[in-house]
Model confidence (mean pLDDT): 81 of 100. Predicted 3D model of a 73-nucleotide RNA (transfer RNA) from Sapayoa aenigma. NCBI's taxonomy places the organism under Eukaryota, Bilateria, Teleostomi, Dipnotetrapodomorpha, Sapayoa.

RNA sequence: CCCCUGGUGGUCCAGUUGUUAAGGACGCGGCGCUGUCACCGCAGAGGCCCGGGUUCGAUUCCCGGUCAGGGAC
Numbered sequence: 001c002c003c004c005u006g007g008u009g010g011u012c013c014a015g016u017u018g019u020u021a022a023g024g025a026c027g028c029g030g031c032g033c034u035g036u037c038a039c040c041g042c043a044g045a046g047g048c049c050c051g052g053g054u055u056c057g058a059u060u061c062c063c064g065g066u067c068a069g070g071g072a073c
Stems, first nucleotide, its partner, number of pairs: 002071006010026004028044001030042003049065005
């Protein structure tokens, strides 16, 4: 230098080649339960790597960048 894969709450991972409700587990703060803590139950906050393009509309499609992993020489 080239090729491939991926980037989604604090962590790990789903998901959709477009418009409606982006979901799960753990974690977090609250309430209930308990003599207290834990467990358990309830409700909750918190997210689509960056820029551009296409489109009425982009987390999703296209291009470039960037970061991470793998490969060729």